A computed fold for a 73-nucleotide RNA from a Candidatus Limnocylindria bacterium, annotated as transfer RNA. It matches the Rfam family "tRNA". Gene Ontology term of the family: triplet codon-amino acid adaptor activity. NCBI's taxonomy places the organism under Bacteria, Bacillati, Chloroflexota, Candidatus Limnocylindria. RNAcentral records the identical sequence in 9 taxa.

RNA sequence: GCCGAGGUAGCUCAGCUGGUAGAGCAAUGGUCUGAAGAACCAUGUGUCGCCGGUUCAAGUCCGGCCCUCGGCA
Numbered sequence: 001g002c003c004g005a006g007g008u009a010g011c012u013c014a015g016c017u018g019g020u021a022g023a024g025c026a027a028u029g030g031u032c033u034g035a036a037g038a039a040c041c042a043u044g045u046g047u048c049g050c051c052g053g054u055u056c057a058a059g060u061c062c063g064g065c066c067c068u069c070g071g072c073a
Base pairs, nucleotide, nucleotide: 001072002071003070004069005068006067007066010025011024012023013022019056027043028042029041030040031039049065050064051063052062053061
């Protein structure tokens, strides 16, 4: 340099055919306990990597750029 995969919550990841973002774990508060753990109940605060474009509407489609991983040279 070329090709491919990926970037979404603190972490691991979903998100279909564009319709306005979610699960598990963690965390915090509560119940329980002498206390703690476990269990149960409640709680999501995210410029969806960045900039632009298309659209009534973009995590999703298009273009450019940045970063990570793999392959080729």